[in-house]
Transfer RNA from a Brevinematales bacterium, 73 nucleotides, folded computationally. The same sequence occurs in records of 2 taxa. It matches the Rfam family "tRNA". Gene Ontology term of the family: triplet codon-amino acid adaptor activity. The sequence is in RNAcentral, with records from ENA.
RNA sequence: GCCCUUAUAGCUCAGUCGGUAGAGCACCUCCAUGGUAAGGAGGGGGUCGUCGGUUCAAUUCCGACUGAGGGCU
Repeated sequence: GCCCUUAUAGCUCAGUCGGUAGAGCACCUCCAUGGUAAGGAGGGGGUCGUCGGUUCAAUUCCGACUGAGGGCU
């Protein structure tokens, strides 16, 4: 220098052939116990990496850039 993969909740990850985003763990409240842990119920938390393009509508499609991982020379 070129190519590929990847970026979504605090963490690990789903997701939708384009239609106002979810799980587990963690966190908060309650139940329960003499108390703790485990368990049960509920809840908060996201500009879906950034900037543009297409579209009535973009996390999803296209381009550039940035970060991470890998390959080739």